[in-house]
RNA sequence: GGGGAUAUAGCUCAGCUGGUUAGAGCGCUAUACUGAUAAUGUAGAGGUCUGUGGUUCAAGUCCACAUAUCCCCA
Numbered sequence: 001g002g003g004g005a006u007a008u009a010g011c012u013c014a015g016c017u018g019g020u021u022a023g024a025g026c027g028c029u030a031u032a033c034u035g036a037u038a039a040u041g042u043a044g045a046g047g048u049c050u051g052u053g054g055u056u057c058a059a060g061u062c063c064a065c066a067u068a069u070c071c072c073c074a
Stems, first nucleotide, its partner, number of pairs: 001073007010026004019057001028044005050066005
């Protein structure tokens, strides 16, 4: 220099053919239970879906570019 993959909650990830509420597990907070923990149950908080622009009635999802990480080729 050329090509490709990935980027969604604190962590690991799902999200199908674009469709109207953005989710799961773990973790966190409160609470019930306990003599007290743990475990378990219940409730809750936590998100600019990497950034900018574009397409569309509608974008996490499609397109372009950029950024970061990883892989291949030279």
The RNA shown here (transfer RNA) has 74 nucleotides and comes from a Candidatus Saccharimonadota bacterium. The coordinates come from a structure-prediction model, not an experiment, and the mean pLDDT is 81. Rfam family: tRNA. By type it is a transfer RNA.